The RNA shown here (Fluoride riboswitch aptamer (crcB RNA motif)) has 62 nucleotides and comes from a Bacteroidales bacterium.
Rfam family: Fluoride riboswitch aptamer (crcB RNA motif). For this family Rfam cites "Widespread genetic switches and toxicity resistance proteins for fluoride" (Baker et al., Science, 2012).
The prediction has a mean pLDDT of 79.
[in-house]
């Protein structure tokens, strides 16, 4: 100094908070949405996935 592995910890998954399961990177990283040749214009979604609050939006009811 390089690599490979186990362990504890950290980043991270298209805009907010926790909790749980799974995955991805190791800092020159993971990640940083679609439609359109790229803009212009236009669309979903506060989750990677379940659950909860919060915002946001629609539609009914008092």
């Nucleotide at each position: 100094u390089u690599u490979g592995u186990u362990u504890c910890g950290g980043g991270u998954g298209a805009u907010g908070g926790a909790g749980u399961u799974a995955g991805c990177c190791a800092u020159u990283a993971a990640c940083c949405g679609c439609c359109c040749a790229a803009a212009a214009g236009g669309c979903u979604g506060a989750u990677a996935a379940c659950u909860c609050c919060u915002g946001c939006u629609a539609a009914u009811u008092u």